[in-house]
């Protein structure tokens, strides 16, 4: 700026992270479908499934202005009968003739059937087939075309027929046959041909229909009437003949005469003629027709470029097939058909064959490219039960046509017929699932007609479905006592919530009542012009009038009433994703899109309250784009994640060096043509809006022609030498083939020495060996591989290639000049080489060596060790065709910082001739900058940075497998899937944990010592077991002399009997009583029932405060459960040295760095280094104790010196010591020496009481074990409430075939008895400790003094020493059990207490396999004291006495700490994780066959029909 407005991410792989890569989500759509639920309108759509089969109606007719006619209707006439009404009557009836029945007449309107004309080939429907010139889309010639239009010429004159009809025949029907009549715009000849067709250029073929309107002069026909005149025929009368009946003749006229007298009268009907008067024709003139040619529009048929789906697990296909030449055919070119002749024709740029499919405008989606899709609507194209055929027509091979055939269905007399809804409606069927057997031709449109006008399930309408899009409503203000009621609740409340009520309004739609459009223009009539005629008719055109047509439907819309009135749901609420609480439920029920939710506090199941979205709709399924950059053009990737073919040469194709001309074929560019309309976009306009309609525009990004332009590709034309290749002269090599020789070694074989083991192994052991082995020495045979050199050296495409000679022979590399002149580069099939194993044929086999054999290991050993050992390894030809053929990296060219090594070859310097420097150039390696990378890493040999060209890849598993094809001798190879199941499979790299993985390094960890356990007895604990009950916990280390520093009752939670029920215990209410306290009956006892005695405190006189007894409900209790809701408190790793932090830095990032190194420390203790710097918490120190000394202080404690003494620090005294408890000092590697890095630090030394944390204590970082304890205590939830709460009384926790831990005593002489001497130290005592002194053998008992404690007391220390006995034994050891007999606590020692004395006198004589504690004042070993407690320790907790022993070390066990590795582990090796089996569930095979369908070849037989 008219037609420019646009691109979003999430979840899930892991401990935690970055990549890769699936799989899921959010969107938008639909001809939809199901579930709840639904008020109204508009616009739009509705069998996607069985192209399954259909009852019934309807959908294609029309023209009488083509024709012959007349079933049927109407009008009109006409006859007849009947007969209203009127007249007239002689009252019998007679005329008249409204009307009604009947007959009659094609003249008239019209019209059933028939003929004949046009139509029926449109419009309707489907979507079966079709992969095709079938659809697009751009062009083309050898073609036709009814009705339309224009233009030119005709439209003459004749003729025989067939329908219908009319008569006869079959037939059950459907029909059909014979005879016979008859018209046309039907049929046929003729006549004539401007144009027209053939043609041999002379000729010669070929048409036709009329119908209709109107007109006046004249002419013609017919008809009517009316005159005459005449012929027939009739009735009725009258005559006559024989004449009664039948029959047969007469009746006239004309002439006279008469005149209503009668013998005649009437009807009908033909035929001349004459006048009128209709009609039709000729004639004129209009209209519709008709022929013949030409051109035009429309439509149609053929050709042809390009496009237009998957599948190579279809690669070769074709025989009229490809072409020609010639004849037929056809509207028309053509192998379209035939005869002949050639042998072509498509095909990797996918023929061919199998799947699948109508195609397009355009729909949906999406920035866009694209991917999907083709339903309504509009082009096309196929197709009408099925298959096949043609016939008629302008047009068909024909939806409501025709003929064969075939299946199906109905009808039948059984001989024979009929049918075709993929047309509207409707039916059964299928299905998840799609409407009414509706109105009407008013509009728009067809078909026929001049035309009125018929037909039209085309169409417009209406009916049904929230099916989908568009609109409006379900009401608005106000209202706070924040109502009721529900929900939660921390019990104060919040919230449902201005939400309801209540008060004031308002009336869309819906309802009723009333008004009410547009769609309707024309045809018709009438009439003015105007145009045509001879014409004032008619016909046409234009304009007035005037009448008439609406299925929808009295609808749209307008109005008026009355009243908030009739009118809300669905889904979600654990991330993703907007929205949260209660109750139920308890891996159950149940959710579920992915991840995941449920296992007793579920924001995830059920409900409910609230909440969030959408809204007359909500949600589910289902499919499609989108997200997905997850087929990558736009717009990916292959070194480790999926992916580089094992490696050459080269076909096609794809790319391709400089310079000049030409050319325009890609390109650009203008211009035309065309790209249908609709739809999308834009911009106006109509329905109130929109949705919808509608006008103009944009656009359609394409494909034809045409004008140019010529940089660049490409063609072509001429050159060039910088790519490329060739000549010339060297150089280097395990390059590759044959043919020969060579040494050392092993093996065997001969001989010789020689004597008993050899060989092998972790150790054996099978095997070899006295028949002479192994050793050793000489000969010898025979086959294979070549040591040293030897190098991230060389060669080679690659596999690969190593003794030395010769011969053949490939590539490479430098060097310096010629010379061809782009001859390049990759490379799809192709095709070759191609390790090792393995196959074939023949040889060869020393040594090694699958299978195999034996011999070990082993729980077993179809292994791995050993002792044989045969394929094979070797040679030759022939075949496999693969490997982690790996640089897991495909050839080629270019560019892009550098340094150091090596291998070949040049050139330059300089040399001391070994060797160097410097430079180029072809390799081959190491680091490394920029840049890349997910990271690891690459890095001029690139995984940098372009460009060419090939090959592969598109989640995991199934699976490189199955079918098929190829290749193979055979193993096998190669190509290569789906079903089915998962939510991940992966790649780097990070902190962890581990490892029967390295490195350091500590620790009573092991070694080195010392005493135990485990073996008996006994204690205690536990496990089992047993019981009414044996309460409960604690269960590796971290339970088990643990809770419990102390069960006879109690405790006590457990059991058994009896009992109580607002309770034993708190708070409130309400009534009485003070409270208490004696007595005595009952009872096992709590309690029961009674008697007595007692009337307390403060009062403002009303009461009150405290106890107690009874009532009442709210409440109490509960050692019931859950230590995996928890709090608190503990263990444990571990007093191990570590665990973190800020800011910095690096890293995408998780994370690293610090904290890692390098000494040292008991120590993350200190130092130094150092992209870290600096802090925390832990370590160390600060505390306390104990060890020197020092000040103060001096009683109940001390006693050197003075003095007394009953001889005891007992007394005066002392305040020195020891002690006591306050308060100082002291120790820090301070000082020397060395050793270390000029550090810290270590070694050793000196002083000192003590020396390197001085001894011990307390002190336990982040965290780990769902470590333990709801039974200390507290606490949520849940249970229990006359009992799982409470009271009593016995019982039980003390049981006992057995395991197990923890102790204690003790097997003795280092000892046991007896006797005699001697020294602590820390504590305890008022319901206690408890002296003397008494009594008893002894626990004890009496007794009473002290002491509330440096005072009295417990309380005599004991190992020890001194001195006697015992003498090696089941003892003078040991002390279990027992009996007797006693004291002590205690209400009570039976179950169940401790001691004391006599008596008894058991295992046991030093401990299996295995295991536990201790480094110094320790272990052992000796006794003391405590708490607990009426009593009751071998235990626990404290204290002292006496006092050893060894530590070379850090190989091993076991914990631990740091570093580093490798991890497929993270619940972290008690991980993870394979295979079989067995069972059940999913999918799919296999099978004796068996029935069905497609289909390919070949044949019988063969219908219509051309």
């Nucleotide at each position: 700026a008219a037609a420019c407005u646009g691109g979003a991410g999430a979840g899930u792989u892991u401990g935690a992270u970055c990549c890769u890569g699936g799989c899921u989500c959010a969107g938008a759509u639909u001809g939809a479908a199901c579930g709840c639920u639904g008020g109204c309108g508009g616009u739009a759509g509705g069998c996607u499934u069985a192209a399954c089969a259909c009852a019934u109606g309807c959908a294609a007719g029309u023209c009488g202005a083509a024709c012959g006619g007349u079933a049927a209707c109407g009008a009109c006439a006409a006859a007849a009968a009947c007969a209203a009404u009127c007249c007239c009557u002689u009252c019998g009836g007679g005329g008249u003739g409204c009307g009604u029945u009947u007959u009659u007449a094609g003249g008239c309107g019209a019209c059933g059937a028939g003929u004949g004309g046009c139509g029926a080939a449109c419009g309707g429907g489907u979507g079966a087939g079709u992969a095709a010139c079938g659809c697009g889309u751009a062009g083309g010639a050898a073609u036709c075309u009814g009705c339309c239009c224009a233009a030119c010429a005709g439209u003459g004159a004749g003729g025989g027929a067939c329908a219908a009809c009319c008569c006869g025949a079959g037939g059950a029907a459907a029909c059909u046959c014979g005879g016979g009549c008859u018209a046309a715009u039907a049929c046929c000849a003729c006549a004539u041909a401007c144009g027209c067709c053939c043609u041999a250029a002379g000729g010669g073929g070929g048409a036709a229909a009329g119908g209709u309107g109107g007109g006046g002069a004249c002419c013609c026909a017919g008809c009517a009437c009316u005159a005459a005149g005449u012929g027939c025929u009739u009735u009725c009368g009258a005559g006559a003949u024989u004449u009664a009946u039948c029959a047969u003749c007469u009746c006239a006229a004309a002439c006279a005469a008469g005149c209503u007298c009668a013998a005649g009268a009437g009807a009908g009907u033909g035929c001349u003629u004459a006048g009128u008067g209709c009609u039709g024709g000729g004639c004129c003139u209009g209209u519709c027709g008709c022929u013949g040619u030409u051109g035009g529009a429309u439509g149609a048929g053929c050709c042809u470029g390009c496009g237009u789906c998957c599948g190579a697990u279809u690669a070769g296909u074709u025989u009229g097939u490809u072409g020609g030449u010639a004849g037929g055919g056809u509207a028309a070119c053509g192998g379209c058909c035939u005869a002949c002749c050639a042998a072509g024709g498509c095909g990797a740029c996918g023929a061919u064959c199998g799947g699948u499919a109508g195609c397009u405008g355009g729909u949906c989606u999406g920035a866009g490219a694209g991917g999907a899709u083709g339903g309504c609507c509009a082009g096309u194209c196929a197709c009408a039960c099925u298959g096949g055929g043609a016939c008629u027509g302008a047009g068909a091979c024909a939806c409501g046509g025709c003929c064969c055939a075939g299946a199906c269905u109905c009808c039948u007399a059984c001989g024979g017929g009929a049918g075709g809804c993929a047309g509207c409606a409707g039916u059964g069927g299928g299905g998840a699932a799609u409407a009414u057997u509706g109105g009407a031709c008013a509009a728009u449109g067809g078909g026929c007609g001049c035309a009125a006008g018929c037909c039209u399930g085309a169409u417009c309408c209406a009916g049904c479905c929230a099916u989908a899009c568009c609109g409006c409503g379900u009401g608005g203000g106000u209202g706070a006592a924040g109502a009721a009621g529900g929900c939660c609740u921390u019990c104060g409340g919040g919230u449902u919530g201005u939400a309801a009520a209540g008060c004031c309004c308002u009336u869309u739609c819906a309802g009723u009542g009333g008004g009410g459009a547009a769609g309707a223009a024309a045809a018709g009539c009438u009439u003015g012009a105007g145009a045509u005629u001879a014409a004032u008719a008619c016909c046409c055109u234009c304009g007035a009038g005037u009448c008439u047509u609406g299925a929808c439907g009295g609808u749209a819309c307008c109005u008026a009433c009355a009243g908030a009135a009739g009118a809300a749901g669905c889904a979600c609420c654990g991330g993703c994703u907007a929205a949260u609480u209660c109750c139920g439920u308890g891996c159950c029920a149940g959710c579920a899109g992915c991840c995941g939710c449920g296992g007793u506090a579920a924001u995830a199941c059920g409900g409910a309250a609230g909440g969030u979205g959408c809204g007359a709709g909500c949600g589910u399924u289902a499919a499609u784009c989108g997200g997905a950059a997850u087929c990558a053009c736009u717009g990916g990737g292959c070194g480790u994640a999926a992916a580089g073919c094992g490696c050459g040469c080269g076909u096609a194709g794809g790319c391709g060096g400089u310079u000049a001309g030409g050319u325009a074929a890609g390109u650009c560019a203008g211009a035309u043509g065309u790209g249908a309309a609709a739809g999308c976009c834009c911009u106006g306009g109509g329905c109130u809006c929109a949705a919808c309609c509608u006008g103009g525009g944009a656009a359609c990004u394409g494909c034809a022609u045409u004008u140019g332009a010529u940089a660049c590709u490409g063609c072509u034309u001429a050159a060039c030498u910088a790519g490329a290749g060739u000549g010339u002269g060297a150089u280097a090599g395990a390059g590759g083939g044959a043919a020969g020789u060579g040494g050392a070694a092993u093996u065997c074989c001969g001989c010789a020495u020689g004597u008993a083991g050899c060989g092998g192994u972790g150790a054996a052991a099978u095997g070899c060996g006295u028949a002479g082995a192994g050793a050793u020495g000489c000969g010898g045979a025979g086959g294979a591989a070549c040591a040293u050199c030897a190098g991230u050296g060389g060669c080679g495409a690659a596999g690969g290639c190593g003794a030395c000679u010769u011969c053949c022979u490939g590539g490479a590399u430098c060097a310096a000049c010629a010379c061809u002149g782009a001859c390049g580069c990759u490379g799809a099939g192709g095709u070759g080489c191609g390790a090792a194993a393995g196959c074939g044929u023949g040889g060869g086999g020393a040594g090694c060596a699958a299978a195999c054999a034996g011999g070990a290991u082993u729980a077993g050993a179809u292994a791995c060790c050993c002792u044989g050992g045969u394929a094979g390894u070797c040679c030759a030809c022939g075949c496999u065709g693969u490997a982690a053929a790996c640089g897991a990296u495909g050839g080629g060219u270019a560019c892009u910082a550098g340094c150091c090594g090596u291998u070949g070859g040049g050139c330059u310097c300089a040399u001391u001739u070994a060797a160097g420097a410097g430079u180029u150039u072809a390799g081959u390696g190491g680091c490394g900058c920029a840049g890349c990378u997910a990271a690891c890493g690459c890095g001029u040999u690139a995984a940098g940075u372009a460009c060419c060209c090939c090959g592969c890849c598109u989640g995991g598993g199934g699976a490189g497998u199955a079918c098929g094809g190829c290749c193979g001798c055979a193993a096998g190879g190669u190509u290569a899937a789906a079903a089915c199941u998962c939510a991940a499979a992966g790649g780097a790299a990070u902190u962890g944990a581990c490892g029967g993985g390295g490195g350091c390094c500590c620790g009573c960890a092991c070694a080195a010592g010392c005493g135990g356990u485990g073996g008996a007895g006994c204690a205690u604990g536990u496990g089992g077991u047993u019981u009414a009950a044996u309460u409960c916990g604690a269960u590796g280390c971290a339970a088990c002399g643990c809770g419990a520093a102390g069960a006879a009752c109690c405790u006590u939670a457990c059991c058994u009997g009896c009992c109580c029920u607002u309770g034993a215990c708190a708070u409130c209410c309400u009534g009485g009583g003070a409270a208490g306290g004696u007595c005595c009956u009952a009872g096992a006892g709590u309690u029961a029932g009674g008697a007595c005695u007692g009337u307390g405190c403060c009062u403002u006189c009303g009461g009150g405060a405290g106890c107690c007894c009874a009532g009442u409900g709210a409440c109490a209790g509960g050692u019931g459960c859950u230590g995996c809701a928890u709090g608190g408190c503990u263990g444990u790793c571990g007093u191990c040295a570590g665990c973190u932090c800020g800011u910095g830095u690096c890293g995408u990032g998780a994370g690293a760095u610090g904290u890692u190194g390098g000494g040292u420390u008991a120590a993350g203790u200190c130092c130094c280094g150092u992209a870290a710097c600096g802090a925390g918490c832990g370590c160390a120190a600060c505390c306390c104790u104990u060890g020197u000394c020092c000040u103060u202080a001096g009683u109940u404690g001390c006693c050197a010196g003075c003095g007394g003494u009953u001889c005891g620090g007992c007394c005066g005294g002392g305040g020195a010591c020891u002690c006591u408890a306050a308060g100082g000092a002291g120790a820090c590697u301070g000082c020397c020496g060395g050793u270390g890095a000029c550090a810290a630090a270590c070694c050793g030394g000196a002083g000192g009481a003590a020396g390197g944390u001085g001894g011990g204590g307390a002190u336990g970082a982040c965290g780990u074990c769902a470590a333990g304890u709801c039974a200390u205590c507290a606490u949520g939830g849940c249970c229990c409430u006359u009992a799982u709460g409470g009271g009593c009384a016995g019982g039980g926790c003390u049981a006992c075939a057995c395991a197990c831990g923890u102790g204690c005593u003790a097997c003795a002489a280092u000892g046991g008895g007896c006797g005699g001497u001697a020294c602590a130290g820390a504590g305890g005592g008022a319901a206690g400790c408890c002296a003397a002194c008494c009594u008893g053998c002894g626990a004890a008992g009496g007794g009473g003094a002290g002491c509330c404690a440096a005072u009295c007391u417990c309380a005599g220390a004991a190992a020890a020493c001194c001195g006697u006995u015992c003498g090696u034994a089941g003892u003078c050891c040991g002390g279990a059990u027992u009996g007797c007999a006693g004291u002590c606590u205690g209400c009570a020692a039976c179950u169940c207490g401790a001691c004391u004395g006599c008596a008894u006198g058991a295992a046991g004589u030093c401990g299996g396999a295995a295991u536990c504690g201790c480094u110094a004042g320790u272990a052992a070993u000796c006794g003391c004291g405590g708490a607990u407690c009426a009593g009751a320790a071998c235990g626990c907790c404290g204290c002292g006495g006496u006092g050893a022993a060894u530590a070379c070390g850090u190989u091993c066990c076991c914990g631990g700490g740091c570093c580093u590795u490798g991890u497929a582990c993270a619940c972290a090796c008690c991980g993870c994780c394979c295979g079989u089996c067995a069972c059940a569930c999913c999918a799919u095979g296999g099978g004796a066959g068996u029935g069905g369908g497609c289909u390919g070849u070949a044949c019988c037989a063969g219908a219509a029909g051309u």